Order: sequence, then C1' cells, then structure tokens
RNA sequence: GCGCCCGUAGCUCAGUGGUAGAGCAUUCGCCUUUUAAGCGAGUGGCCGCGCGUUCGAGUCGCGCCGGGCGCA
Repeated sequence: GCGCCCGUAGCUCAGUGGUAGAGCAUUCGCCUUUUAAGCGAGUGGCCGCGCGUUCGAGUCGCGCCGGGCGCA
C1' cells in the first nucleotide's frame, strides 16, 4: 500500500429500513440467624465520527478514525 471482517449499556453480544434488546455486572426489595444462592423490580446506550439515500437509517452508500486477519 491492497483486500476482507469488526466498532451498539460498565463487560460479552443480538438486532435482515418502521418505538434499541438479552446475559453478566450494578441499585433497591423479598427470602435467610447472617452471607451466598434464588425470586421480583429499577438504573444504565441519541448505536465510533461526518456526509448522503429515504417519508423513515443501528441497519443501505461514500469518506475518515480505531481494532483484527490475510497479501505484498
């Protein structure tokens, strides 16, 4: 330098153009003599940045940034 893949909650990841979700973590409550486990409820993200397409974009296109793999 070229090609491919990835970037969404504190972490690991779903999300096939129409109101952003799960597990773990965290907070509160229940249970328990206590702790852990278990059960219930809550908090937490304008989706890496920008532009475009569209009535509507996390999702499609282009550019950039970061990470990974391959080729040179």
Record summary:
Transfer RNA from an Elusimicrobiota bacterium, 72 nucleotides, folded computationally. The prediction has a mean pLDDT of 81. Rfam family: tRNA. It is annotated as a transfer RNA.